[in-house]
Molecule: c-di-AMP riboswitch aptamer (ydaO/yuaA leader)
Organism: Actinacidiphila oryziradicis
Formats: sequence, structure tokens, C1' cells
RNA sequence: GGGCAACCAUCGCCGAGUCCCCGCAGGGCGCGAGCCUGGGGAGCCGGGGACCCAAUCGAAGUCCCCCUGGGGUGAAUCGGGCCCGCCGCCCGCAGCGCGGCCGUCCGUAGGAGACCUUCCUGCUCCGAACCCGUCAGCUAACCCGGUAGGCGAGAAGGAAGGAAAG
Repeated sequence: GGGCAACCAUCGCCGAGUCCCCGCAGGGCGCGAGCCUGGGGAGCCGGGGACCCAAUCGAAGUCCCCCUGGGGUGAAUCGGGCCCGCCGCCCGCAGCGCGGCCGUCCGUAGGAGACCUUCCUGCUCCGAACCCGUCAGCUAACCCGGUAGGCGAGAAGGAAGGAAAG
């Protein structure tokens, strides 16, 4: 001097996920022994839930497919290919074929990126995961729930309006 990693601070990013008050009491389950556990409010977010609206209620014919209901949060949908495996169908078996799931690759609806919003042009990324449990369209009143987690040391440029600082 450079690289990597850890911790702290500062400033930020995705996201509803922030702030205030009270407190170790109280509450819940249990016959009991005992076990579990903070409570309230504001703001923000999500779900359920009327009228109306929407939807359903529907004959005949043709073709194809399936045995895998439906719904919610979220930007995270949809399509194509490859390949191995698993499951199902057909078959006496095998093979072929078809469908579904997984893996992987390429796209894609859509989404994110440093004062804020909008517009224009770029670049870099994401394009998941989970939940309900046969049930839910919208939906005033009303009812119920959440208020996590994970990241970064880079931050592109232009225009309009605003904010902050000076």
C1' cells in the first nucleotide's frame, strides 16, 4: 500500500413492518397438578363482511383435456427448450406416447435502485417464497389479524415542481 472478514457508528435500500404509554403484574389453557404468555394506543398494512352491481341459473352439436377443487399475501405471471428422476394413463411385460411435479437454461407480464413526486434516456438487478383448508366476487356498518425479516458502501444523466440547507 492492497485484498478479505468481523464489530461499532453514520447514511441508506427492499418491505405495511414505525412511534408512544404502562408493566413483571395481568392474561390464556387445564377438573387438577401444571403449562404458556406482556398489555394498551396512534399511524400504516392485510383479510372477512349487505343493498346495488357482477356472477350463477341455459337447450343442441362438434372437438380436446382432466381426475391435479377453490382462495389469499406478494412485482414475482406466462411461454419455450434440455435433461435426469418421480408419479399417473395406455399395455401381459417392455418400449413408445401423453399429462403432472422437480431440476436446469433462455425469454417474459410485472417490479426495485440515494432529497421527494412526475416525465424522458440509460445501466444494474428481481421476476421468489409462504399461507388458508373444501370455503370467501364487489361490499357501508361491523368483525379479525400483522406491525417481520433481509441487505448495501455504491449511490447514472436531463427536464418541471417542491423540500431542506445557506